Source information: Predicted 3D model of a 543-nucleotide part of an RNA (large-subunit ribosomal RNA, domain I) from a termite gut metagenome. Its mean pLDDT, the model's own confidence on a scale to 100, is 83. It matches the Rfam family "Bacterial large subunit ribosomal RNA".
[in-house]
Context: one part of a larger RNA
RNA sequence: AGCAAAGGGUGAAUGCCUAGGCGCCAUGAGCCGAAGAAGGACGCAGACAGCUGCGAAAAGCCGCGGGGAGACGCACACAGUCUGAGAUCCGCGGGUGUCCGAAUGGGGAAACCUGCCCGCGUAAAGCGUGGGUAUCCAUGCGUAAAUCCAUAGCGCAUGGAGGGGAAACGCCGUGAACUGAAACAUCUAAGUAGCGGCAGGAGGAGAAAGAAAACUCGAUUUCCAAAGUAGCGGCGAGCGAAAUGGAAACAGGCCAAACCGGCGCUACGGCGCCGGGGUUGCGGACCGCGGACGUGAUUACGCGAGGAUAGCCGAACUGUUUUGGGAAAGCAGGUCAGAGAGGGUGAAAACCCCGUAGGCGAAAUUUAAGCGUACACAGCGGGAUCCAGAGUACCACGGGACACGAGAAACCCUGUGGGAAGCCGGGGGGACCACCCCCCAAGCCUAAAUACUCCAUGGCGACCGAUAGAGAACAAGUACUGUGAAGGAAAGGUGAAAAGUACCCCGGGAGGGGAGUGAAAGAGAACCUGAAACCCUUUGUUU
Numbered sequence: 001a002g003c004a005a006a007g008g009g010u011g012a013a014u015g016c017c018u019a020g021g022c023g024c025c026a027u028g029a030g031c032c033g034a035a036g037a038a039g040g041a042c043g044c045a046g047a048c049a050g051c052u053g054c055g056a057a058a059a060g061c062c063g064c065g066g067g068g069a070g071a072c073g074c075a076c077a078c079a080g081u082c083u084g085a086g087a088u089c090c091g092c093g094g095g096u097g098u099c100c101g102a103a104u105g106g107g108g109a110a111a112c113c114u115g116c117c118c119g120c121g122u123a124a125a126g127c128g129u130g131g132g133u134a135u136c137c138a139u140g141c142g143u144a145a146a147u148c149c150a151u152a153g154c155g156c157a158u159g160g161a162g163g164g165g166a167a168a169c170g171c172c173g174u175g176a177a178c179u180g181a182a183a184c185a186u187c188u189a190a191g192u193a194g195c196g197g198c199a200g201g202a203g204g205a206g207a208a209a210g211a212a213a214a215c216u217c218g219a220u221u222u223c224c225a226a227a228g229u230a231g232c233g234g235c236g237a238g239c240g241a242a243a244u245g246g247a248a249a250c251a252g253g254c255c256a257a258a259c260c261g262g263c264g265c266u267a268c269g270g271c272g273c274c275g276g277g278g279u280u281g282c283g284g285a286c287c288g289c290g291g292a293c294g295u296g297a298u299u300a301c302g303c304g305a306g307g308a309u310a311g312c313c314g315a316a317c318u319g320u321u322u323u324g325g326g327a328a329a330g331c332a333g334g335u336c337a338g339a340g341a342g343g344g345u346g347a348a349a350a351c352c353c354c355g356u357a358g359g360c361g362a363a364a365u366u367u368a369a370g371c372g373u374a375c376a377c378a379g380c381g382g383g384a385u386c387c388a389g390a391g392u393a394c395c396a397c398g399g400g401a402c403a404c405g406a407g408a409a410a411c412c413c414u415g416u417g418g419g420a421a422g423c424c425g426g427g428g429g430g431a432c433c434a435c436c437c438c439c440c441a442a443g444c445c446u447a448a449a450u451a452c453u454c455c456a457u458g459g460c461g462a463c464c465g466a467u468a469g470a471g472a473a474c475a476a477g478u479a480c481u482g483u484g485a486a487g488g489a490a491a492g493g494u495g496a497a498a499a500g501u502a503c504c505c506c507g508g509g510a511g512g513g514g515a516g517u518g519a520a521a522g523a524g525a526a527c528c529u530g531a532a533a534c535c536c537u538u539u540g541u542u543u
Base pairs, nucleotide, nucleotide: 001542002541003540004539005538006537007536008535009534015528016493017492020464021463022461023460024459025458026457027456028455029453030452031164032163039100040099041098042055043054044053046078050074051073061094062093063092064091065090066089070082071081072080105114106113107112115133116132117131118130119129120128121127135161136160137159138158139157140156141155142154143153169200170198171197172196173195174194180187184234210217211216221248222247223246224245225244231239232238252445253444254443255389259276260275261274262273263272264271265270281423283387284386285385286382287381288380289379294377295376296375299374300373301372302371303370306367307366308365309364311360312359313358317333318332319331320330322329334351335350336340342354343353344352394418395417396416397415398414399413400412404430425440426439427438428437429436480487481486500527503514504513505512506511
């Protein structure tokens, strides 16, 4: 030195565990903000670095309700307090809430600097302190240029807006490329990603100028089927309906105009505003008759079952000198069950504890079916006249969108140009024409069924179990890196209980040897188990 065996060290795998995740389901909730948000900075405890909580009234103050013995957060120590005159704790409501931040008196290199007006401490010009003081829009009022009336402008008052979000969901605008076509240009990817605007708990759509071709249906939306059909397509790749049937959910309303009235203006032609009227495929005005049956998603007010936000009651077991540190295990004998879900307890408990089944409960806030009142809507006949959405419909050209790529290409949108009718009217039925049928554009609103899940509660899992599962079970978006946008870790486990080793010895200490605790210390905090690599010791053996 090699090999082998044994014993150790190191090391952290493995096993077991779970305080954290992941996915899904159900129900709820779905906006917050100038009454200052989201997010932060800095502070607040007897002592306090971090986290949590809170805001100079600062781990908290007040009221109401719950609860009932301990409490002063994580955080196990010291000191000192509070508490049956009910604390701590839980719920609801309120108060306080520094500074920054839309940030809003002005400034600014966020959390800082610094004005003016009014009030207060006060006698004060100084200091401190409370309130106000941004911009834009709307409305009203005041004032008032060039410029006579006027208007612009300026000022004041009242109301509103601004910013944030969940990297989700909606609508609108804008809008790629990789890719596929086995290359590539039309095409595809895709109206996707991205960007911008706006909104809500949903949004959009929506009450037929519809769909159709039945003896038709009767707003919209979503799902299933129709159907990978009809079609579109360098007829390539590929794209891809609708009617209709079934289901979910259902709800319909309001203006403009004609006409009437009032007010204002008027170049007397009329115009504007307000109120009434009226809303349909055949109606309304108008004229005559009549003042009713009823309806109500929406509006205002009131009532309000039930629910939410704390809680409460809640059955039934003992013995054991079996083992063990420990009984819930074994043995023996019982009990409850509308409860044998689950968790905990020194191991493996229906009956020990928390719970579970089943019941009960709210001063306050909130939600809300429904009900009531107000209010709104709500008839029949006549047919002369009047009204019924115009740079619109439609046409041409250029685009877009329709499953439909210019096609025989309708329907829908519109950039440019042209440009109607007006109820004896107008649009549609996939070029176009006729017949026939359907409908009434150029105004507006509309719940539910639908989409999503930052969030709350409950539940579930042939989901993970610390290199897994979130990046994060721990001071985690932390430490650390980067000028910055941004990137981004590692790190869990003593024990049933700290009983965390008094005392003695060696040592400067670290550490160790005794002693003691404990079932175990070869569980001693570098702490469960403790594999391998690697290192050491002993023995054997070989050279």